The RNA shown here (c-di-GMP-I riboswitch aptamer) has 74 nucleotides and comes from a marine sediment metagenome. The RNAcentral record of the sequence draws on MGnify. Its Rfam family is "c-di-GMP-I riboswitch aptamer". About the family: GEMM was predicted in a large-scale screen for bacterial structured RNA regulatory elements.
[in-house]
RNA sequence: GACAAAGGCAAACCGGUCGUGAGGCCGGGGCGCAAAGCCAUGGAUCUCGCUCGCGAGACCGCCAGGCUGCCGAA
Numbered sequence: 001g002a003c004a005a006a007g008g009c010a011a012a013c014c015g016g017u018c019g020u021g022a023g024g025c026c027g028g029g030g031c032g033c034a035a036a037g038c039c040a041u042g043g044a045u046c047u048c049g050c051u052c053g054c055g056a057g058a059c060c061g062c063c064a065g066g067c068u069g070c071c072g073a074a
Base pairs, nucleotide, nucleotide: 001071008033009032013028014027015026016025017024018023031061037067038066039065041064042063043062045058046057047056048055049054050053
């Protein structure tokens, strides 16, 4: 990437569970996604602590960057 086909992921919310927290995981759910697959590397955002500008974290479904990859006509 085609008004094609196959397969995939899963927001809010709800239940359970772990964490001080941001949030993680499991089940339901399905708003969306062609990298919504993977990596906290840079920035943003968020949390916790303190000696208040540093430390420790969270998040890639915020933006970049890196790595890998399914199907497939014209």